[in-house]
Context: one part of a larger RNA
Molecule: small-subunit ribosomal RNA, 3' major domain
Organism: uncultured bacterium
RNA sequence: UGACGGGGGCCCGCACAAGCAGCGGAGCAUGUGGUUUAAUUCGACGCAACGCGAAAAACCUUACCAGAACUUGACAUCCCGCUGAAUGUAUUGGAAGCAAUACAGGCUUACGCAAGUAAGACAGCGGUGACAGGUGGUGCAUGGUUGUCGUCAGCUCGUGUCGUGAGAUGUUGGGUUAAGUCCCGCAACGAGCGCAACCCUUAUUGUUAGUUACCAGCGGAUAAAGCCGGGGACUCUAACAAGACUGCCGUGGACAACACGGAGGAAGGUGGGGAUGACGUCAAAUCAUCAUGCCCCUUACGUUCUGGGCUACACACGUGCUACAAUGGUCUGUAACAAAGAGAAGCAAAGCCGUAAGGUGGAGCAAACCUCAAAAACCAGAUCUCAGUUCAGAUUGUGGGCUGCAACUCGCCCACAUGAAGACGGAGUUGCUAGUAAUCGCGAAUCAGCAUGUCGCGGUGAAUGCGUUCCCGGGCCCUGUACA
Numbered sequence: 001u002g003a004c005g006g007g008g009g010c011c012c013g014c015a016c017a018a019g020c021a022g023c024g025g026a027g028c029a030u031g032u033g034g035u036u037u038a039a040u041u042c043g044a045c046g047c048a049a050c051g052c053g054a055a056a057a058a059c060c061u062u063a064c065c066a067g068a069a070c071u072u073g074a075c076a077u078c079c080c081g082c083u084g085a086a087u088g089u090a091u092u093g094g095a096a097g098c099a100a101u102a103c104a105g106g107c108u109u110a111c112g113c114a115a116g117u118a119a120g121a122c123a124g125c126g127g128u129g130a131c132a133g134g135u136g137g138u139g140c141a142u143g144g145u146u147g148u149c150g151u152c153a154g155c156u157c158g159u160g161u162c163g164u165g166a167g168a169u170g171u172u173g174g175g176u177u178a179a180g181u182c183c184c185g186c187a188a189c190g191a192g193c194g195c196a197a198c199c200c201u202u203a204u205u206g207u208u209a210g211u212u213a214c215c216a217g218c219g220g221a222u223a224a225a226g227c228c229g230g231g232g233a234c235u236c237u238a239a240c241a242a243g244a245c246u247g248c249c250g251u252g253g254a255c256a257a258c259a260c261g262g263a264g265g266a267a268g269g270u271g272g273g274g275a276u277g278a279c280g281u282c283a284a285a286u287c288a289u290c291a292u293g294c295c296c297c298u299u300a301c302g303u304u305c306u307g308g309g310c311u312a313c314a315c316a317c318g319u320g321c322u323a324c325a326a327u328g329g330u331c332u333g334u335a336a337c338a339a340a341g342a343g344a345a346g347c348a349a350a351g352c353c354g355u356a357a358g359g360u361g362g363a364g365c366a367a368a369c370c371u372c373a374a375a376a377a378c379c380a381g382a383u384c385u386c387a388g389u390u391c392a393g394a395u396u397g398u399g400g401g402c403u404g405c406a407a408c409u410c411g412c413c414c415a416c417a418u419g420a421a422g423a424c425g426g427a428g429u430u431g432c433u434a435g436u437a438a439u440c441g442c443g444a445a446u447c448a449g450c451a452u453g454u455c456g457c458g459g460u461g462a463a464u465g466c467g468u469u470c471c472c473g474g475g476c477c478c479u480g481u482a483c484a
Base pairs, nucleotide, nucleotide: 001484002483003481004480005479007478008477009476010475011474012473013472015468016467019432020431021430022429023428026322027321028320029319030318031317032316033315034313035312042053043052064308065307066306067305068304069303070302073131077130078129079127080126081125082124083123084122087104088103089102090101091100092099093098107120108119109118110117111116133297134296136295137294138293142291143290144286145285146284147282149280154193155192156191157190158189159188160169161168162167173184174183175182199274200273201272202271204242205241206240207239208238209237210236214231215230218229219228220227245268248262249261250260251259252258324425328384329383330382331381332380333379341372342371343370346365347364351360352359353358391422396417397416398415399414400413401412402411438460439459440458441457442456443455444454
C1' cells in the first nucleotide's frame, strides 16, 4: 500500500421487511449427473454449468459406433504422359460409395480451299513427389470474442509539496447527489478514462406531405360497406421543428450546492424504456465459430458410404408446461376490441369436399394495396352443484391426415375409444415496486417437417413499501492483523 475481521461509523440495492404469484409434492416436456451401451460424439460445473453452445439430431447435420471402401487423396498450387471441349442423359452390378457401358454435345486462336495439324482454356484417367487433410492434444503457450463483480462509482496521470524510502497529498474534511454529481474548505493546481449529456424509442403539439392510409361536411350508390365522385378537416403514416431548463413562486439551507412544497404544463426534477460496461479481478469460458505457436497422426487420428447412435433408463438434480377446479368446466350467442411481424422454390382468399386434421381450387399480392388472420381472455344466456366429478388430462388401442427418397428404431397433427397420478404440496427457496407482477392470446427466427424453448408484440390489469435492527452483495472513512 492492499486484502481480510463473527471491529467501529456513514450510505446504497426487490438485500431484508410489507405484499402478490410461484418453485419444492403430481403427470409430462427439456437439460444435466449417474448407470447402461458397439457408440450413447464433444464442450459448459457455486453465484457467473444444467430449455447452456444447439435460431430446429429420422437421412443430411455428425464430430461417435459397426461394417464396406479410397490413398497426391473430398479440397488448393506446381510438373509429366495419354484421352477428350465443357457439360448432360440413360442402362447394368452393388446396401451405398463405387465400377463398367452407351448416347447426345460439339469451345478459342494460328496455318490451311478442305481434310487436318499445332497451341490454349477446361475436364477425366495414370504417374511423381513437394504437399493436402485432422471437430487430434494443449484456453496453464496465444490472438480475437464473451461472462462476472457492475451501469457499481470508481481507476489514474502531469507538475508541485511532504517523506531517507516504500509511498502520501490531490481523491481526505463539512454539506449534497442516482453519480469522484455539484458547492464550500484545504499544499495543492490542473488533466485523462469512467458518471452525465450527445444517439434510438415512447408520451404532447405544430408545420410540410396526402397514397396503398383516413372520411367531417357535399353528391351518387348499396342488402351492407370509403364502394364511387370528391375532400385535406380528423385518425394515421414519416420527415422537420417546438417542448422540461429546478426556468418561475414560496420555505429551509451557509447569501452556496441542493432539498421540500406549489403554479403552469401532455410530461417535473435522470419523465418511461433501450443502446452504451472505466482501470482491473477470476491462469474464469472458448484451440469444436474463426485464426494461431508447439506437439502428435500421414494406406490413417485423413477421406467416402450404408446402417446404427446422439432419443438408452433402477435412479438423483435444475428449468419449464399442464393441472388439482365453481373468481371454474362445457355449450350457445354478441359479424366485439389489438399490436408487432412474415411472404415468390413464398403467403395463399372466395367457393366446393371432409366430423376433423386436411384435400381441391386458384383470385390477389415482391405487399400501409393481397394473404397468413380466427386475436384470446372479456361480455350475455343456459347447464353442471362440490364429486376424483360434465375437474384434470397422462397412458394405451383403432382408424385417418401432412411433410419428406424414407416417419421401425425416432416426426407432427386429427377423430373415436381409453381415462393414470393429482384434494394446492415438508425442510427450504425464487421473481416482482406500475402499465410492473399476475393473467390472455398473436407473431418471428431456425425450418421440407417438427416449439411447453428463445426473441418480440399487444389485451386485461393489481397488492404492498412502517422502516434499515437483522440475512446477502456493494461503496467511502477510521481501526486491528502472526496474510501478500